[in-house]
């Protein structure tokens, strides 16, 4: 330098045009003598950044950034 994959909640990930979600974690309540377990509720998001298409973009297209991987180059 080129190809491919990935970037969404604190962590691991789903969601692939029209409600942003799950598990774990965190907070509160119930349960317990207390802790844990169990049950119920809650907080937490510029969906990596910018632009484009569209009535509408996390989703489609382009560029950039970051990480992973393979290839090439490196007298």
């Nucleotide at each position: 330098g080129g190809g491919c994959c990935a970037g969404u909640a604190g962590c691991u990930c789903a969601g692939a045009g029209g409600g942003a979600g799950a598990g774990c974690g965190c907070c509160c309540g119930c349960u317990u003598g207390g802790c844990g377990u169990g049950c119920g509720g809650g907080a937490g998001g510029u969906c990596a950044g910018g632009g484009g298409u569209u009535c509408a973009a996390u989703u489609c297209c382009c560029c950039u950034c970051u990480g992973g991987u393979c290839c090439a180059c490196c007298a």